[in-house]
Formats: sequence, C1' cells, structure tokens
RNA sequence: CUCAUCGAGACCGGCUGAGGGAUAGGCCCUUAGACGCCGGGGCAACCGCCAGGCCUAACCAACCUGGAAAGGUGCCAACUCCCCCGACGCCUCGUGCGUCGACAGAUGAG
Repeated sequence: CUCAUCGAGACCGGCUGAGGGAUAGGCCCUUAGACGCCGGGGCAACCGCCAGGCCUAACCAACCUGGAAAGGUGCCAACUCCCCCGACGCCUCGUGCGUCGACAGAUGAG
C1' cells in the first nucleotide's frame, strides 16, 4: 500500500502500584487495585488443515458450502464505549433523534 472483517463471543490467580479506555470532547473503568508483566483457562475461526461442490477431457488454481480446533496469529468492560466530518430522513424543532457514508483506528491475509 491492497483486500476482508469490526452490534456476537470469551476470566481466574500471582507480581506490581496509579493510571487506563489510540488522539480532542463526552462518558466510563480504577487503591473493593486500573494499566502492564507472568501463569493457567476460555472465545472466535482470519491463515493453515480436512471434506464436498463448481469448473475441466482429466487435473490444478480461484470461488462457494460445511467441518475440526492438535498448528500460526488475534481476542476475553462498555457497538471500534459514544462523538468529533458529510448526506438523507423524522419530529416534541433541540444544532435533538435515527439511518447510511467518509475519516481515523484495530485484527488478519497478501
């Protein structure tokens, strides 16, 4: 940089000791111990693996469907916590609510 996904799911113990939720705002978690590290447990199914389909003269690849979870990652407060930008819609018209999109970000694969 490209592609895919992001309303579901999954916690205990030990160490440490004041911050953390990416950034601004909001709101929240937290000395009844956050964040982090270590150990164990779990969730999920992206890659890899297995089976079938599609295709083919036959095979392969790609693609589709399903399976398992011993491999490589990831994840285990709150929708990516919400919002911050744009479009559209609605009304009790507030700079309110809802939907979609963009931006940013996270994870995986290349």
SAM riboswitch aptamer (S box leader) from a soil metagenome, 110 nucleotides, folded computationally. It matches the Rfam family "SAM riboswitch aptamer (S box leader)". From the family's description: The SAM riboswitch is found upstream of a number of genes which code for proteins involved in methionine or cysteine biosynthesis in Gram-positive bacteria. The RNAcentral record of the sequence draws on MGnify. Its mean pLDDT, the model's own confidence on a scale to 100, is 84.